Context: one part of a larger RNA
Molecule: small-subunit ribosomal RNA, central domain
Organism: uncultured bacterium
RNA sequence: CUGGGCUUAAAGGGUGCGUAGGCGGCCAAUUAAGUAGGGUGUGAAAUGCUCCGGCUCAACCGGAGCACUGCGCUCUAAACUGAUUGGCUUGAGUGAGAUAGAGGUGUGCGGAACUUCCAGUGGAGCGGUGAAAUGUGUUGAUAUUGGAAGGAACGCCGGUGGCGAAAGCGGCACACUGGGUCUCAACUGACGCUGAGGCACGAAAGCCAGGGUAGCGAACGGGAUUAGAUACCCCGGUAGUCCUGGCUGUAAACGAUGAGCACUAGACGGGAGGGGCUUCGGUCCAUCCGGUCGCAGCGAAAGCAUUAAGUGCUCCGCCUGGGGAGUAUGGUCGCAAGGCUGAAACUC
Numbered sequence: 001c002u003g004g005g006c007u008u009a010a011a012g013g014g015u016g017c018g019u020a021g022g023c024g025g026c027c028a029a030u031u032a033a034g035u036a037g038g039g040u041g042u043g044a045a046a047u048g049c050u051c052c053g054g055c056u057c058a059a060c061c062g063g064a065g066c067a068c069u070g071c072g073c074u075c076u077a078a079a080c081u082g083a084u085u086g087g088c089u090u091g092a093g094u095g096a097g098a099u100a101g102a103g104g105u106g107u108g109c110g111g112a113a114c115u116u117c118c119a120g121u122g123g124a125g126c127g128g129u130g131a132a133a134u135g136u137g138u139u140g141a142u143a144u145u146g147g148a149a150g151g152a153a154c155g156c157c158g159g160u161g162g163c164g165a166a167a168g169c170g171g172c173a174c175a176c177u178g179g180g181u182c183u184c185a186a187c188u189g190a191c192g193c194u195g196a197g198g199c200a201c202g203a204a205a206g207c208c209a210g211g212g213u214a215g216c217g218a219a220c221g222g223g224a225u226u227a228g229a230u231a232c233c234c235c236g237g238u239a240g241u242c243c244u245g246g247c248u249g250u251a252a253a254c255g256a257u258g259a260g261c262a263c264u265a266g267a268c269g270g271g272a273g274g275g276g277c278u279u280c281g282g283u284c285c286a287u288c289c290g291g292u293c294g295c296a297g298c299g300a301a302a303g304c305a306u307u308a309a310g311u312g313c314u315c316c317g318c319c320u321g322g323g324g325a326g327u328a329u330g331g332u333c334g335c336a337a338g339g340c341u342g343a344a345a346c347u348c
Base pairs, nucleotide, nucleotide: 003320004319005318006317007302008301012316014201015200016199017198021194022193023192025088026087027086028085029084030083031082033081034080035077036076037075038074039073040072041071042070048066049065050064051063052062053061054060091191092188093187094186095184096183097182098181099180103177104176105175106174107173108172109171110154114150115149116148117147118146119145120144121143125136126135162169163168206247207246208245209244210243211242215241216240220236221235222234223233258315259314260313261312262311263310266293267292268291270289271288272287274285275284276283277282297304298303321348322347323346330341331340332339333338
């Protein structure tokens, strides 16, 4: 390389948009690039294969034929692919009407809890633990009542409920805004799928500048435990957690399962809107989303099973024994931390 694979054995890119490229619905006509067939030229010799011959045989040598799977020219065919032209509506999109939702951004508002401060009552403990101690309190704590301030998060509803490409999204109201679904079938007429590079988004932690800081809390200090205890438990507590602007670009970024299309028994729940019948209790039908079980089939098994890990097609990414190692080196990105790309010797 061919091949075989990627839920859990090595292997799906964190996610989207999209360039080149690859692939691409139905009908008709033309063309003849691919394709198929015929003819012809060329494909040096040696080498190769087959047959025959010469050295006693063989190696070796000579002769003949074939092969040289290729390329050019020419004639023919027109199913398929391509190209050109014309058309179609089922793929895709637009429109009209309706609709669900923690989808996004900004602004404002709210109550519970917590902490601090002020004032009242009150008078000895409180707090914490397995037990304690550090801590805190007669300069009046804890408890309780009233008031003020502040920051962060939004109980119940809440749900194998919903939305989003993923990361993710949950108090209430308003403004702006993205996507989806259903019904109609008015419009465009293949406008599609995938997507190397590229661009954008991307939890937490971390970084830069400015603000903010109630609670929690790496580091750090103290008290315990212990043989020790650089821990688990307790008392404190800085960065951080929060906001604005910029950077980082990684996760068990997981369904450990790339995207799209088609086909292949069913059963029972959930969410959204629609149609038929109706005695208005329901019942039947089709669509989209999200679950549980289960047949065929698949699978090493566990299991998957119309949301496939089944049966096929198209495109992309990735794997090729363990360690060394996601290391070294080079390149590139980053303020840094580090990211991306990524070996070999050696060893089993």